RNA sequence: CCGCGAGAACGGCAUACCCGGCGAAAGCCGGCGACGCAAAGCUCUGGAGGCUACCGUGGACCGGCUUGUCCGGUCCGCCACGCCAGUCCGGCUGCCGAA
Repeated sequence: CCGCGAGAACGGCAUACCCGGCGAAAGCCGGCGACGCAAAGCUCUGGAGGCUACCGUGGACCGGCUUGUCCGGUCCGCCACGCCAGUCCGGCUGCCGAA
RNA backbone atom coordinates (compact mmCIF):
# COMPACT_ATOMS: atom_id res chain seq x y z
C1' C A 1 0.00 0.00 0.00
C1' C A 2 -3.92 -3.67 -1.32
C1' G A 3 -7.08 -6.87 1.04
C1' C A 4 -9.41 -8.55 5.63
C1' G A 5 -12.42 -7.58 10.09
C1' A A 6 -11.25 -9.38 16.58
C1' G A 7 -15.94 -11.48 22.55
C1' A A 8 -9.61 -5.51 20.72
C1' A A 9 -9.18 -0.08 22.02
C1' C A 10 -10.70 5.24 21.39
C1' G A 11 -14.97 6.66 19.88
C1' G A 12 -19.41 6.82 16.36
C1' C A 13 -24.44 5.77 14.41
C1' A A 14 -29.43 4.41 16.18
C1' U A 15 -34.48 -0.16 14.81
C1' A A 16 -39.30 -0.72 17.04
C1' C A 17 -42.51 1.80 20.55
C1' C A 18 -43.82 6.58 22.61
C1' C A 19 -43.93 12.33 22.55
C1' G A 20 -43.61 17.07 19.65
C1' G A 21 -43.20 19.39 14.70
C1' C A 22 -43.59 19.26 9.03
C1' G A 23 -46.22 16.65 5.03
C1' A A 24 -52.10 14.70 1.28
C1' A A 25 -49.40 10.33 2.10
C1' A A 26 -44.97 7.63 1.85
C1' G A 27 -41.71 9.70 4.82
C1' C A 28 -38.56 13.45 7.19
C1' C A 29 -36.77 16.53 11.57
C1' G A 30 -36.18 16.95 17.08
C1' G A 31 -36.64 14.25 21.87
C1' C A 32 -36.76 9.53 24.24
C1' G A 33 -34.99 4.71 23.36
C1' A A 34 -31.42 0.52 21.41
C1' C A 35 -32.97 -3.83 17.19
C1' G A 36 -28.82 -3.81 15.10
C1' C A 37 -24.40 -1.54 12.09
C1' A A 38 -17.05 -1.58 10.16
C1' A A 39 -19.08 2.59 6.52
C1' A A 40 -26.20 2.20 9.50
C1' G A 41 -20.88 8.49 6.63
C1' C A 42 -22.26 11.02 1.58
C1' U A 43 -24.56 10.05 -3.27
C1' C A 44 -31.84 8.45 -5.53
C1' U A 45 -28.85 13.92 -11.21
C1' G A 46 -25.26 5.89 -11.89
C1' G A 47 -28.50 1.30 -12.04
C1' A A 48 -32.16 -2.20 -10.03
C1' G A 49 -36.04 -2.65 -6.51
C1' G A 50 -39.67 -0.98 -2.97
C1' C A 51 -43.35 2.75 -0.69
C1' U A 52 -46.84 6.70 -1.30
C1' A A 53 -50.49 9.39 -4.88
C1' C A 54 -51.52 15.95 -3.25
C1' C A 55 -51.85 17.55 -8.33
C1' G A 56 -53.10 15.43 -12.97
C1' U A 57 -55.78 11.73 -15.67
C1' G A 58 -59.50 7.61 -16.88
C1' G A 59 -63.97 5.23 -15.16
C1' A A 60 -68.51 4.20 -12.08
C1' C A 61 -72.24 6.41 -9.17
C1' C A 62 -74.80 10.67 -6.92
C1' G A 63 -76.19 15.77 -7.00
C1' G A 64 -76.76 20.86 -9.30
C1' C A 65 -78.71 24.18 -13.40
C1' U A 66 -76.82 27.89 -16.85
C1' U A 67 -78.23 21.24 -20.35
C1' G A 68 -72.55 20.68 -21.70
C1' U A 69 -66.56 18.75 -24.61
C1' C A 70 -70.39 21.99 -17.84
C1' C A 71 -69.74 22.23 -12.37
C1' G A 72 -69.46 19.81 -7.51
C1' G A 73 -69.17 15.31 -4.41
C1' U A 74 -68.01 9.97 -3.24
C1' C A 75 -65.47 5.55 -4.67
C1' C A 76 -61.99 2.79 -7.83
C1' G A 77 -57.79 2.51 -11.36
C1' C A 78 -53.34 4.82 -13.52
C1' C A 79 -49.37 8.30 -12.86
C1' A A 80 -43.24 10.55 -9.40
C1' C A 81 -42.71 15.44 -10.39
C1' G A 82 -42.59 12.97 -3.73
C1' C A 83 -39.81 9.42 -0.82
C1' C A 84 -36.55 4.89 0.99
C1' A A 85 -28.77 4.96 1.14
C1' G A 86 -31.18 0.76 7.84
C1' U A 87 -33.43 -3.15 0.21
C1' C A 88 -29.26 -4.42 -3.17
C1' C A 89 -25.21 -3.24 -6.68
C1' G A 90 -22.04 0.81 -8.09
C1' G A 91 -19.43 5.68 -7.06
C1' C A 92 -16.99 9.22 -3.37
C1' U A 93 -14.89 9.87 1.53
C1' G A 94 -13.19 7.91 6.29
C1' C A 95 -11.38 5.68 12.24
C1' C A 96 -8.67 1.45 14.34
C1' G A 97 -5.18 -2.93 13.73
C1' A A 98 -5.39 -8.99 16.29
C1' A A 99 -5.46 -13.27 13.07